Two RNAs folded together computationally: RNase P RNA and transfer RNA, 447 nucleotides in total. The prediction has a mean pLDDT of 78.

RNA sequence: GAGUCGGCCGGACAGUCGCCGCCCGCACCCUUGCGGUGUCGGGGGGAGGAAAGUCCGGGCUCCAUAGGGCGAGGCGCCAGGUAACCCCUGGGGGGCGCGAGCCUACGGAAAGUGCAGCAGAAAGGAAACCGCCUAAGCGAUUCGAGUCCUGCGUGACUGGGGUCGCCGGUAAGGGUGAAAAGGUGCGGUAAGAGCGCACCGCGCGACUGGUAACAGUUCGUGGCGAUGGUAAACCCCGUUGGGAGCAAGGCCAAAUAGGAAUCCUUCGCUGUGGCCCGCAGUGGAUUCGGGUAGGCCGCUUGAGGCCUGUGGUGACGCAGGCCCUAGAUGAAUGACUGUCCUCGACAGAACCCGGCUUACAGGCCGACUCAC
RNA sequence: GCCGACGUAGCUCAACGGUAGAGCGUCUGAUUUGUAAUCAGAUGGUUGGAGGUUCAAUUCCUCUCGUCGGCUCCA
Numbered sequence: 001g002a003g004u005c006g007g008c009c010g011g012a013c014a015g016u017c018g019c020c021g022c023c024c025g026c027a028c029c030c031u032u033g034c035g036g037u038g039u040c041g042g043g044g045g046g047a048g049g050a051a052a053g054u055c056c057g058g059g060c061u062c063c064a065u066a067g068g069g070c071g072a073g074g075c076g077c078c079a080g081g082u083a084a085c086c087c088c089u090g091g092g093g094g095g096c097g098c099g100a101g102c103c104u105a106c107g108g109a110a111a112g113u114g115c116a117g118c119a120g121a122a123a124g125g126a127a128a129c130c131g132c133c134u135a136a137g138c139g140a141u142u143c144g145a146g147u148c149c150u151g152c153g154u155g156a157c158u159g160g161g162g163u164c165g166c167c168g169g170u171a172a173g174g175g176u177g178a179a180a181a182g183g184u185g186c187g188g189u190a191a192g193a194g195c196g197c198a199c200c201g202c203g204c205g206a207c208u209g210g211u212a213a214c215a216g217u218u219c220g221u222g223g224c225g226a227u228g229g230u231a232a233a234c235c236c237c238g239u240u241g242g243g244a245g246c247a248a249g250g251c252c253a254a255a256u257a258g259g260a261a262u263c264c265u266u267c268g269c270u271g272u273g274g275c276c277c278g279c280a281g282u283g284g285a286u287u288c289g290g291g292u293a294g295g296c297c298g299c300u301u302g303a304g305g306c307c308u309g310u311g312g313u314g315a316c317g318c319a320g321g322c323c324c325u326a327g328a329u330g331a332a333u334g335a336c337u338g339u340c341c342u343c344g345a346c347a348g349a350a351c352c353c354g355g356c357u358u359a360c361a362g363g364c365c366g367a368c369u370c371a372c
Numbered sequence: 373g374c375c376g377a378c379g380u381a382g383c384u385c386a387a388c389g390g391u392a393g394a395g396c397g398u399c400u401g402a403u404u405u406g407u408a409a410u411c412a413g414a415u416g417g418u419u420g421g422a423g424g425u426u427c428a429a430u431u432c433c434u435c436u437c438g439u440c441g442g443c444u445c446c447a
Stems, first nucleotide, its partner, number of pairs: 001370009011340007019046002022043004026038004030033001048346001052357002055355005060245004067277004073240004077091005092106001093104004107236002112234002114230002129174002131170003137166007145158004149153001182200006201224001202222005207216003249297004259288006268282004290446002304323008341344001373443007382396004390427001397415006420436005
């Protein structure tokens, strides 16, 4: 100087005036109690690391104490953590990086079905366009050689070489494509090819190590068209799992037109938001019309936070001590003044919790890597 | 707050994973004295954005942005 990982903070202090809960006191009321009210007094508390997205998981509530089957869905290397998880931790395989490290939807393509446009000869257990080859077979042509003769030739016969074509061989090379079916070398061949061999790679089996995933400079075996790709295509295997959501749900009060239309109807309908069984209830669903627009509970003490010790590589567990830290319902957390600095980002609780993801000015701390 | 649906041309909508189309619109020309209608031709796309799977994505998956809809109580 460049970078990686982890943790933390998220303007500070003082004053004044407000806003929302809570506690204490005082005064008043009556229903006499954890009561209510207040132009009253005092004390203390009042957004976040993401309160966000609502993407997972759970608590809680109602519907059977959530029960059986089918379907649809989620998840998917291994082991562990946890209330649970599509989360976290550790490990394995693969990929990226010089490295610290980072990423990883990572079961099965040897059950079956489907898909692969265009290009290309050929695209799934396929094929021969250019190219290479002419060993075997057929034909044409040409070259030269040998033998034969009543005949010496532009003759006949025999075998050979070259060139071309057919029938073929080939999968080395070219070309197409995202993908063309092990790689390199030597041998081999007409030319070639795992055709043969060596090394590398790959498959299968055994052995060893490991809880396992998996690994091995181990052993054996197979020439390797065995077993190509795609499952964020259908699918198969394993596993998981009922539905709805605090506008859940419960209580009090107030009010009335306790109404109308349509549809279904006991082998029905509803709870039960895919279907069947089961359970419970019984007339129900939709639309229109009518009424109330008040209060209380749920509501914040919780799988809670901090510290210490201890077990564990770690996530996390266990034990002890200390602390209480918003609870609104038109919905509070603000405004102003002063001083200071590095001049302040993303953003505002709404039943709660554990995660993930996304947004974020700037700053602090620790560990580590590379280069000079 | 909770639940759900949808983003494709200027507008309304299509599109098995294989070059994104249709109708209306706009523009130009023809027709007409002129306009409308009609006819012919043209125009126009980061398929809301980012990433991933795949040879290939409007389509499949994840994240994100935006729009729209539904949900109180009594009888």
It holds a member of the Rfam family "Bacterial RNase P class A". Rfam classes the family as a ribozyme. Rfam's curators write: Ribonuclease P (RNase P) is a ubiquitous endoribonuclease, found in archaea, bacteria and eukarya as well as chloroplasts and mitochondria.